[in-house]
RNA sequence: CUUCGAUAAAGGCACAACCGGCAAAAGCCGGUGCCGCAAAGCCACGGGUCCUCGCUUCUUGCGGCGGCGGACGCCGCCCCGCAGAUCCCACGACAGCCGGGCUGCCGAA
Numbered sequence: 001c002u003u004c005g006a007u008a009a010a011g012g013c014a015c016a017a018c019c020g021g022c023a024a025a026a027g028c029c030g031g032u033g034c035c036g037c038a039a040a041g042c043c044a045c046g047g048g049u050c051c052u053c054g055c056u057u058c059u060u061g062c063g064g065c066g067g068c069g070g071a072c073g074c075c076g077c078c079c080c081g082c083a084g085a086u087c088c089c090a091c092g093a094c095a096g097c098c099g100g101g102c103u104g105c106c107g108a109a
Stems, first nucleotide, its partner, number of pairs: 004107002012037002017032006035096001041102003045099003048094003054088001057085002060083005066078005
C1' cells in the first nucleotide's frame, strides 16, 4: 500500500414511532428516540422502487334562476362544477433496495 473484518480499542451514524416545520405528494429538515449499520460517509452513473401538481375515463352521489323533451308541481337526456374511483405522467423522490464511483478510523486472523 492492497485485500480483509476481530467477543479488539476509540469512536460514528440513527429504523420505526412521536412532536414541529417545508412540499401537491413521494419525501426532506430539526428535536426526542435507538431497529440496526464496517462505510447506514458522499455521489442519481446503471437497474429497481415510490409520488403525482397535471391529465384520461365513468359505474356513483350532490348541486345549477343552465339547455332540450315529455305522459309536466316530477322524470329523462345533454352541459358545467364538486366529491369518489380508475389510467398515464418526470427536468421529482429514495444512497438504510442492489450495483457502480470517490473518500475515510483501527489493525487481530